[in-house]
RNA sequence: AACUUAUCAAGAGAGACCGAGGGACUGGCCCGAUGACGUCCAGCAACCUGCCUUCGAGGCAAGGUGCUACUUCCAGCAAAAUGGAGUCCAUUUUGGAAGAUAAGGU
Numbered sequence: 001a002a003c004u005u006a007u008c009a010a011g012a013g014a015g016a017c018c019g020a021g022g023g024a025c026u027g028g029c030c031c032g033a034u035g036a037c038g039u040c041c042a043g044c045a046a047c048c049u050g051c052c053u054u055c056g057a058g059g060c061a062a063g064g065u066g067c068u069a070c071u072u073c074c075a076g077c078a079a080a081a082u083g084g085a086g087u088c089c090a091u092u093u094u095g096g097a098a099g100a101u102a103a104g105g106u
Stems, first nucleotide, its partner, number of pairs: 003104006013041001015040003021031003025076004042068003046065003049061004072098001077095008
């Protein structure tokens, strides 16, 4: 790097530094000199880990990764339903695609 499995509706700072773009991509829509993004500190607790346990689940810790605007911000392909309308629009649901995170082995 690719692959497999699982999860993605919760949670998390009026802090310090930096100084212009950022939210993966496309289209929207947002955030940003009232300082975004990033780094440090602080915090959260998703997975692994450790401990407790009434051994079902659950609870505690915060060691390894991770995470800390908006549901993965929404949609992006397909199907169904509903309502308008004439093969189109809108809304909802479901399954995929893509993405992110963790663990595993090759």
Predicted 3D model of a 106-nucleotide RNA (SAM riboswitch aptamer (S box leader)) from Guptibacillus hwajinpoensis. NCBI's taxonomy places the organism under Bacteria, Bacillati, Bacillota, Guptibacillaceae, Guptibacillus. Model confidence (mean pLDDT): 83 of 100.